[in-house]
Context: one part of a larger RNA
RNA sequence: CUGGGUGUAAAGGGUGCGUAGGCGGCUUCUUAAGUUUGUAGUCUAAGCCCGGAGCUUAACUCCGGUUCGCUACAAAAACUGAGUUGCUUGAGUAUGGUAGAGGCAAGUGGAAUUUCUAGUGUAGCGGUUAAAUGCGUAGAUAUUAGAAGGAACACCAGUGGCGAAGGCGACUUGCUGGGCCAUUACUGACGCUGAGGCACGAAAGCGUGGGGAGCAAAUAGGAUUAGAUACCCUGGUAGUCCAUGCUGUAAACGAUGAAUACUAGGUGUGGGAGGACUGACCCCUUCCGUGCCGCAGUUAACACAAUAAGUAUUCCACCUGGGGAGUACGACCGCAAGGUUGAAACUC
Numbered sequence: 001c002u003g004g005g006u007g008u009a010a011a012g013g014g015u016g017c018g019u020a021g022g023c024g025g026c027u028u029c030u031u032a033a034g035u036u037u038g039u040a041g042u043c044u045a046a047g048c049c050c051g052g053a054g055c056u057u058a059a060c061u062c063c064g065g066u067u068c069g070c071u072a073c074a075a076a077a078a079c080u081g082a083g084u085u086g087c088u089u090g091a092g093u094a095u096g097g098u099a100g101a102g103g104c105a106a107g108u109g110g111a112a113u114u115u116c117u118a119g120u121g122u123a124g125c126g127g128u129u130a131a132a133u134g135c136g137u138a139g140a141u142a143u144u145a146g147a148a149g150g151a152a153c154a155c156c157a158g159u160g161g162c163g164a165a166g167g168c169g170a171c172u173u174g175c176u177g178g179g180c181c182a183u184u185a186c187u188g189a190c191g192c193u194g195a196g197g198c199a200c201g202a203a204a205g206c207g208u209g210g211g212g213a214g215c216a217a218a219u220a221g222g223a224u225u226a227g228a229u230a231c232c233c234u235g236g237u238a239g240u241c242c243a244u245g246c247u248g249u250a251a252a253c254g255a256u257g258a259a260u261a262c263u264a265g266g267u268g269u270g271g272g273a274g275g276a277c278u279g280a281c282c283c284c285u286u287c288c289g290u291g292c293c294g295c296a297g298u299u300a301a302c303a304c305a306a307u308a309a310g311u312a313u314u315c316c317a318c319c320u321g322g323g324g325a326g327u328a329c330g331a332c333c334g335c336a337a338g339g340u341u342g343a344a345a346c347u348c
Stems, first nucleotide, its partner, number of pairs: 004319003007302002012316001014200004021193003025087002029083003033080002035076008049065006090190001091187003094183005102176007109153001114148007124135002161168002205246006214240002219235004257315006265293011297304002321348003330341004
C1' cells in the first nucleotide's frame, strides 16, 4: 500500500474558477506501449512452494521440478493507450421568448425615533414585580406647526424568488452576471473532477478619513441580593453607517463534497412550453426549481426515500479511542488581534 468509513457516533474543505494529475460518448482503419500466448536465455548455492526418497516417525537430510521477475524473438488484436475516419445523444454556440430582494452606481420617497425653534397648557413625567437613580416651575410629559439629521425600509411577504457560497427586500434610472423554456440551425467529445494556485467570503475586530438619529460592549449611577464585578432600571463611549485598505474566521448547517445514469406512487407551490377548450380559468402532457407524504431499498436507530442517506461509476477532501490540544515548537500569512499547518511526553 491493501481494509472500513464520513446526516446525528471520529470524519465533507465556507464557496467558486481552474493548473498538473486521475477518469472519460458512439464509430472506421492502422499501430502494438500496456495486455495475452508461445519459444529461448537468465535468475550462485541453500531456503520457500510442488512431487518423491532416506534415517522406526517427525524435526532433519537428499533427489527432481515449477511458479514469479528480467531480457530477446515470434504471434494475437478484444479491451486500454497512440495515430486516423466519420457521428450526435454529452458539452457549447446561435435565434426567439421569459421570471427574479442576483451584483454595482446615481437619484428620489413616505412612516417612525431623536434633537432644535415657535404656539397651547400645568405639575408632574418616566420607569418597575415594587422602587429609585434620571427629566421637570429656568415650564417638562402631553399636544399643534415648522426645521435639521442619521439609520432602517411596515403592509405586499409566501417551507415564494435570486445567487457558487457568504448573502440579497421602499421606488426610479443607468451599467452588468447567471438561469429557465422553445426552435433544433451550427461546432463536433470541445467533457467530469481537481493536489497546489487564484478569487470571493456573515458578524466581530484593525488602519486612514468622514458620519453619528436610534441601539449599544466598556463604563457611571439606581435597584435586587448574604454578596451581585449579573439578570431589571436611568444614562452612556467604542461600534453599528459611508469611502478605502486589511483580517479570512462561524452551529460558514441540509451538521449531508462535485458530476453522471438508473430505481413505485400521491399531493402542494414558483417559472416556462405544448394540447384540448368559446376562454387569459379549470383540465391533460412536458421541462426546470422548491416543499410535504410515502413503497422498494438503505440505516445502529432516528430517519433518508428521483432535491437519496437507494443502486452503480469517476475525481477530490477528510477520519482511525478520550484527555493533553486545535495546545507547544517550527514555518508561512497578518499592522495587531490572531489565522493556517500541527505534534509529543504524560494520563485514563
This is a predicted structure of a 348-nucleotide part of an RNA (small-subunit ribosomal RNA, central domain) from an uncultured bacterium. The RNAcentral record of the full RNA draws on ENA. Its Rfam family is "Bacterial small subunit ribosomal RNA". Its mean pLDDT, the model's own confidence on a scale to 100, is 86.